Context: one part of a larger RNA
């Protein structure tokens, strides 16, 4: 010097990102117990008091009241809530990143939408088959939301989904028009064959109903175009200018655009850049905190909005108690380090 412990004058968070760590509280009995509340809770709220032995009094007694007194020795591996106030988030018990995150994330009961009539939908598998389910719409699958309370506004133009079927478009298939090639066939026809003006042939031309190829009209499903519906479907929810008898502001008016222009709530917020916004509270002093305001850069209603008792190894602010966290360090014990062997 390091580690693990113990004690500490006066002060008591002045430490620090932050009371991290430590201290403190603690079992049992009695008294007593607030706001709020879903009436269950909150609650062991908080906050007080008590205990052994002796004597006196009261009592049948347990015990109660008053006075006095002891404060010592041990046992066991090991024993015992700190509390209060305010706010955010998540209702709750639960689950999770085995080995840096336990949470406000996931789940949840509840809500809602949608699919599914049973050989169900959905899923796995090439199939057989299996799960769903030895279930049957009070069931099963999928999505979103997430107890409870009060609620959940406007927009269907785009995208999606559902329904519709007149018209347009449109695949294979059916259908074969017109065309092209080729040949059967026909014609021509030598200076070739033939005695020959017959006939045959090279050549050239025409040309099929044959063969090959190409394939128009017409017919024809879904889909798409089209027409409707649908937001607890994906999503979206304006700008400029003027105006009141001080000023300021604008209930009001004008105009442009849109599918419609953000309703109720909440709001410098887990969302606010400017920003330590402004005012108030708390402090001697407060970028944090609480309550308001509203100018919402860029809140807002099941991507849920706003509240909410209880709950939380949750996050933030404050207070009481307590302390070596600190002012400011000291001493002691054990174990290391170090020296000798």
């Nucleotide at each position: 010097c390091c580690c693990u412990u113990g004690u500490u004058a006066a002060g008591g968070a002045a430490c620090u990102c932050g009371g991290c760590a430590a201290a403190a509280u603690a079992a049992c009995c009695c008294c007593g117990u607030a706001a709020c509340u879903u009436c269950g809770g909150g609650a062991g709220a908080a906050g007080g008091g008590g205990a052994g032995c002796c004597u006196a009094u009261a009592g049948u007694a347990a015990u109660a009241u008053a006075g006095g007194u002891c404060g010592c020795a041990g046992u066991g591996a090991a024993g015992a809530g700190g509390c209060c106030c305010a706010a955010g988030c998540a209702a709750c018990u639960g689950u999770u990143u085995a080995c840096c995150a336990a949470a406000a994330a996931c789940a949840c009961a509840g809500g809602u939408u949608u699919c599914u009539g049973c050989u169900a939908a959905a899923g796995c598998g090439c199939a057989a088959g299996c799960u769903g389910a030895a279930g049957u719409a009070u069931a099963g699958g999928a999505g979103c939301u997430g107890a409870c309370g009060c609620c959940u506004g406007c927009c269907c133009g785009g995208u999606g989904c559902u329904g519709g079927a007149a018209g347009g478009u449109c695949a294979a298939g059916g259908g074969g028009a017109a065309g092209a090639g080729u040949u059967a066939g026909g014609a021509u026809g030598a200076c070739g064959a033939g005695u020959a003006u017959a006939u045959c042939u090279a050549u050239u031309c025409c040309a099929a109903a044959g063969c090959u190829u190409u394939g128009a009209a017409c017919u024809u499903a879904a889909g798409c175009c089209c027409c409707a519906g649908u937001g607890a479907a994906c999503g979206g929810c304006g700008g400029c200018c003027g105006u009141a008898a001080c000023u300021a502001u604008a209930a009001c008016g004008g105009u442009c655009c849109u599918a419609a222009g953000g309703u109720a709530g909440c709001g410098a917020a887990a969302u606010u850049c400017c920003u330590u916004g402004u005012c108030a509270g708390g402090u001697a002093a407060g970028u944090u905190c609480u309550g308001a305001c509203c100018c919402g850069c860029a809140u807002g209603a099941a991507u849920g909005g706003c509240g909410u008792a209880a709950u939380g190894a949750u996050u933030u602010g404050g207070g009481c108690a307590c302390u070596g966290u600190c002012u400011c360090a000291a001493c002691a014990a054990g174990g290391g380090a170090c020296c000798c062997g």
Predicted 3D model of a 341-nucleotide part of an RNA (large-subunit ribosomal RNA, domain IV) from a Clostridiales bacterium.
The RNAcentral record of the full RNA draws on ENA.
The source organism's lineage runs through Bacteria, Bacillati, Bacillota, Clostridia and Eubacteriales.